[in-house]
């Protein structure tokens, strides 16, 4: 320098124009003026807590969820650090898993004789039985022997099936085999010894204990779980409905109809409105009325929760860390269909392309030096002149891009997107010192 890997930071800046929310203040309002005004994920709402109400003696059963060890936190499925096993990568570093299969039950496709104690090829004649042949005995019966058979039976080493088939190697053993037996090695199980807070790790020594795998099948063990959510929840309180209580006045004619009530009309009265009063219009009612007034739940609407908090920011101090103590300073959005924007110059970043100059790099040509014993030739190395446009850089000019998203009670996490810049640890290559 160049590739790579892990962690953290940041995510545009200044100024003008008009426009939003919240507070303050100015003069209640309108209007001014002044300070504040999104994220690292506000996202997805998966998890875990805080708050809120409802519930609730204790214990159990059901039914969720957690799961290696230690630590951290309010709490966690979260995060630190450490242990197994398994994978990738030269490394650095990374990705994947985790209680029990010796408490029991259930599964294990396809294929394969059999998926947990089987036997398809196979090998085996010790064993029952069958043939043959020999011998006691010429024949039968029995009886020895030798030979074959694979029917009965014994084996599981060898082949094959399969994602998995009964630990390896080597010896002894057998009718043939095989932990059947023995040595070594491997795995388990125990006991002792020694690190480790432990998880576990090392080391000896015993038993042949060697019978797969799945608990994200049921299931056994240990821990831990009440329920709903800020539309939780409270306060105030229109309109129409309801309770109560106050409270005027009818009369004439007319229709229908069995009574005794209905309906229309005029005359009278009464009330509401015509932002104050008469008139006038308008509309409602005249007795179970209208209108007044109070009540109580509670609706629309408005307030409250609702911005001092498991805050931040800055030093020191404790732990490998995660985090935690101490001290000093700061106050740091609350919107309600939902404010934090819209343009416009001017700069910043980035990424293409052209020019211009400088460095690396290639090749040739001279010089100049070192080595090969000298010349010749070759080879290093520096100097200069040329060449090319592979790499990088300053400087300029044009084009383009400048994310990914937006609180809605609040807080920890985890999971996702995110234009591009920055900073550190560490690993690998090449050079030089």
């Nucleotide at each position: 320098c160049g590739g790579g890997u892990c962690g953290g930071u940041c995510g545009g800046g200044u100024g003008g124009u008009c426009g939003c929310u919240g507070c303050g203040c100015c003069u209640c309002g309108c209007g001014g003026c002044g300070c504040a005004g999104a994220g690292g994920a506000a996202a997805g709402u998966c998890c875990g807590c805080a708050c809120u109400c409802c519930a609730c003696a204790g214990g159990g059963c059901a039914g969720g969820g957690c799961g290696c060890c230690g630590g951290g936190u309010a709490a966690c499925a979260c995060c630190c650090g450490g242990g197994a096993g398994g994978g990738g990568g030269c490394a650095a570093c990374c990705c994947c898993u985790c209680g029990g299969a010796u408490a029991g039950g259930g599964c294990c496709a396809c294929a394969g004789a059999a998926a947990c104690a089987g036997a398809c090829c196979g090998c085996c004649a010790g064993c029952g039985g069958c043939c043959u042949c020999g011998g006691c005995c010429c024949a039968c019966c029995g009886c020895c022997g030798a030979g074959g058979u694979g029917c009965g039976g014994g084996c599981a080493a060898g082949g094959g099936u399969g994602a998995a088939a009964a630990g390896g190697u080597g010896g002894g053993g057998u009718a043939a085999g095989a932990g059947c037996c023995c040595a070594c090695c491997g795995g388990c199980g125990u006991c002792g010894g020694g690190g480790g807070u432990a998880a576990c790790c090392c080391c000896g020594g015993c038993g042949g204990c060697c019978a797969g795998g799945c608990a994200a099948c049921c299931c056994c063990c240990g821990c831990c779980c009440g329920g709903a959510g800020c539309a939780a929840g409270g306060c105030c309180a229109a309109a129409c409905a309801g309770g109560c209580g106050c409270g005027u006045a009818g009369g004439c004619g007319g229709g229908c109809c069995c009574a005794g009530g209905c309906c229309c009309g005029c005359c009278g009265g009464g009330g509401u409105g015509u932002g104050g009063c008469c008139c006038g219009c308008a509309c409602c009612c005249c007795u179970c009325a209208a209108g007044c007034g109070c009540c109580g739940g509670g609706u629309a609407g408005g307030c409250c929760g609702c911005g001092c908090g498991a805050g931040c920011c800055c030093g020191g101090g404790g732990g490998c860390a995660a985090c935690c103590c101490c001290g000093g300073g700061c106050c740091c959005a609350g919107a309600u269909a939902g404010a934090u924007g819209a343009c416009c110059a001017c700069c910043g970043c980035c990424c293409g392309c052209c020019g211009u100059u400088g460095g690396g790099c290639c090749u040739g040509g001279c010089c100049g030096u070192g080595c090969g014993c000298c010349c010749c030739c070759g080879c290093g190395c520096g100097g200069u002149c040329g060449g090319c446009c592979c790499c990088c850089g300053c400087c300029g000019g044009c084009g383009g891009g400048u994310a990914c998203a937006g609180a809605a009670u609040g807080c920890g996490g985890c999971u996702u997107a995110c234009a591009g810049a920055c900073c550190g640890g560490c690993c690998c290559g090449c050079a030089c010192g």
This is a predicted structure of a 433-nucleotide RNA (Bacterial RNase P class A) from an Anaerolineales bacterium. The source organism's lineage runs through Bacteria, Bacillati, Chloroflexota, Anaerolineae and Anaerolineales. Its mean pLDDT, the model's own confidence on a scale to 100, is 76. Its Rfam family is "Bacterial RNase P class A". Its family is annotated with ribonuclease P activity, tRNA processing and dimeric ribonuclease P complex in the Gene Ontology. Rfam classes the family as a ribozyme.